[in-house]
């Protein structure tokens, strides 16, 4: 240095839920709160999953309904890239 990760040490992050806020929604932000996490730090690059404002099509009681579709979301879904603390075996 790399791989690796323990009954090690200093620490870090923060699920569900609650309050509030943004958003059409999925979901995000902030505060509280801890389920857990050795990258649960960062990046949508390849997939998966979620939503359907908008768009297209169909039906019909003519106003609605249904289906499809990300440009949206998820890095605490996986793979990949990249950066980082400590050190037993």
């Nucleotide at each position: 240095u790399a791989a690796u990760g323990a009954u090690a040490a200093c620490g870090g992050c923060a699920a569900a839920c609650u309050a509030u806020u943004c958003g059409a929604a999925a979901g995000g932000g902030u505060a509280g709160g801890a389920c857990g996490c050795a990258a649960a730090g960062c990046c949508u690059a390849g997939g998966g999953u979620c939503u359907a404002c908008g768009g297209u099509u169909u039906u019909c009681a003519a106003g609605a309904a249904a289906a499809c579709u990300a440009u949206g979301a998820u890095c605490g879904c996986c793979u990949g890239g990249u950066u980082g603390c400590c050190a037993a075996a």
The RNA shown here (c-di-GMP-I riboswitch aptamer) has 89 nucleotides and comes from Texcoconibacillus texcoconensis. It matches the Rfam family "c-di-GMP-I riboswitch aptamer". Rfam links the family to the GO term cyclic-di-GMP binding. The model forms 95% of the base pairs in the Rfam consensus. Lineage of the source: Bacteria > Bacillota > Bacilli > Caryophanales > Texcoconibacillus. The prediction has a mean pLDDT of 87.